[in-house]
A computed fold for a 340-nucleotide RNA from a Candidatus Rariloculaceae bacterium, annotated as Bacterial RNase P class A. It matches the Rfam family "Bacterial RNase P class A". Rfam links the family to the GO terms dimeric ribonuclease P complex, ribonuclease P activity and tRNA processing. Of the family's consensus pairs, 98% are formed in the model. RNAcentral holds the sequence, with entries from ENA. The prediction has a mean pLDDT of 75. The gene name in the source record is rnpB.
RNA sequence: GGAGUCGGCCGAGCAGCCGCUGAGCCAAGGCUUGGAGGAAAGUCCGGGCUCCAUGGGCAAGGUGCCAGGUAACGCCUGGGAGGCGCGAGCCUACGGAAAGUGCCACAGAAAAUAUACCGCCGAGUCCGCUCGGUAAGGGUGAAAUGGUGCGGUAAGAGCGCACCGCGCAGGUGGUAACACGCUGCGGCAGGGCAAACCCCACCUGGAGCAAGACCGAAUAGGGGAGUGCUUGAGUGCGCCCACACGAGCUCCCGGGUAGGUCGCUAGAGACGUACGGUGACGUGCGUUCGAGAGGAAUGGCUGCUCUCGACAGAACCCGGCUUAUAGGCCGACUCCCUCU
Numbered sequence: 001g002g003a004g005u006c007g008g009c010c011g012a013g014c015a016g017c018c019g020c021u022g023a024g025c026c027a028a029g030g031c032u033u034g035g036a037g038g039a040a041a042g043u044c045c046g047g048g049c050u051c052c053a054u055g056g057g058c059a060a061g062g063u064g065c066c067a068g069g070u071a072a073c074g075c076c077u078g079g080g081a082g083g084c085g086c087g088a089g090c091c092u093a094c095g096g097a098a099a100g101u102g103c104c105a106c107a108g109a110a111a112a113u114a115u116a117c118c119g120c121c122g123a124g125u126c127c128g129c130u131c132g133g134u135a136a137g138g139g140u141g142a143a144a145u146g147g148u149g150c151g152g153u154a155a156g157a158g159c160g161c162a163c164c165g166c167g168c169a170g171g172u173g174g175u176a177a178c179a180c181g182c183u184g185c186g187g188c189a190g191g192g193c194a195a196a197c198c199c200c201a202c203c204u205g206g207a208g209c210a211a212g213a214c215c216g217a218a219u220a221g222g223g224g225a226g227u228g229c230u231u232g233a234g235u236g237c238g239c240c241c242a243c244a245c246g247a248g249c250u251c252c253c254g255g256g257u258a259g260g261u262c263g264c265u266a267g268a269g270a271c272g273u274a275c276g277g278u279g280a281c282g283u284g285c286g287u288u289c290g291a292g293a294g295g296a297a298u299g300g301c302u303g304c305u306c307u308c309g310a311c312a313g314a315a316c317c318c319g320g321c322u323u324a325u326a327g328g329c330c331g332a333c334u335c336c337c338u339c340u
Stems, first nucleotide, its partner, number of pairs: 001336010012305007020035007037311001041322002044320005049208004054242005060204005065079005080094001081092004095199002100197002102193003117138002119134006146164006165188001166186005171180003212262004222253006234245003269288008306309001
């Protein structure tokens, strides 16, 4: 100098004037002060909060190497295994295919109870071929029943042996996943797909701030408690069973709609710092309050400056993931070339 990898940050700035909106103060109207984002987005996961729910079973859905973090998670951190890259590093739904069922286009003899097109070998032969053996070679395919070599054989074949691979048992290391150029046994257990059904392990009650709570017009007539008939439609927010409620009678008097108020923003908060931990994160201390509407505000104009400005606008809140994003900055690291 060039090419890359990973992590973090900013997201035009300043001033004046006029507006919009929340709160506070005086209170005719003013003054002071707060006023979008890193994703406010998609609503895909996990929670808080609120209401409903009586118990069991089934169904349904989700997660899926190991350990840890967390309120929890499908998130994050660290590790293992496999794959990609020269490397920094990146990617992975990564349990089970000897429980069962199913599927595997085309080609091919055969896609899994197996099987044999060419070839090779043996026997027969009317010399066309037929029967048998074989799976070493060829051929098909995304995928073909371990690989290499030696022996063996009519030709062959784990048929036998050595090494590699595989499985099981043990040992060693590791919390574990797992690893081992440690030991023994087994000729080999017999294709792939579980993001097909399924099996195994674990998790999940339903609805959502238009949740819900309180105050309460007009109109309408219902609600609660007790008792209790028929054993029965319906209801109890996937289904079934059980269970409960119900008609009528008696007693009591409040219940709900429009509207208003609350829920509503002080919280798993933010920032700084010390300590523990490889890390995610945790603990202590200090500082700080940073939108809260209900047709729903956060804008406009002027001046100056610059790199001339992307994606995009809160609606109960929080932790994540994913997606969009002009341009710029910082840190750590890798590879190549050149010079000293």